RNAcentral holds the sequence, with entries from ENA. Transfer RNA from Candidatus Iainarchaeum sp., 72 nucleotides, folded computationally. Lineage of the source: Archaea > Candidatus Iainarchaeota > Candidatus Iainarchaeia > Candidatus Iainarchaeales > Candidatus Iainarchaeum. Its mean pLDDT, the model's own confidence on a scale to 100, is 84. Its Rfam family is "tRNA". Its family is annotated with triplet codon-amino acid adaptor activity in the Gene Ontology. The family's RNA type in Rfam is transfer RNA.
RNA sequence: GGGCCCGUAGCUUAGCGGCAGAGCAUUGGUCUUAUACACCAAGGGUCGAGAGUUCGAGUCUCUCCGGGCCCA
Numbered sequence: 001g002g003g004c005c006c007g008u009a010g011c012u013u014a015g016c017g018g019c020a021g022a023g024c025a026u027u028g029g030u031c032u033u034a035u036a037c038a039c040c041a042a043g044g045g046u047c048g049a050g051a052g053u054u055c056g057a058g059u060c061u062c063u064c065c066g067g068g069c070c071c072a
Stems, first nucleotide, its partner, number of pairs: 001071007010024004018055001026042005048064005
């Protein structure tokens, strides 16, 4: 330098172009003498950045940034 893949909550991740979800973690509550477990609930995302297409983009296109693999 060229090709391919990945980037979504603190972590691991799901998500046919039509309300962004789950598990763990965190916080609060129930339970317990207390802690833990269990159960219930809540908070937490400008979906890596920018632009384009579209009535509508996490999703499609382009450029860049970061990470990984292969080739040279």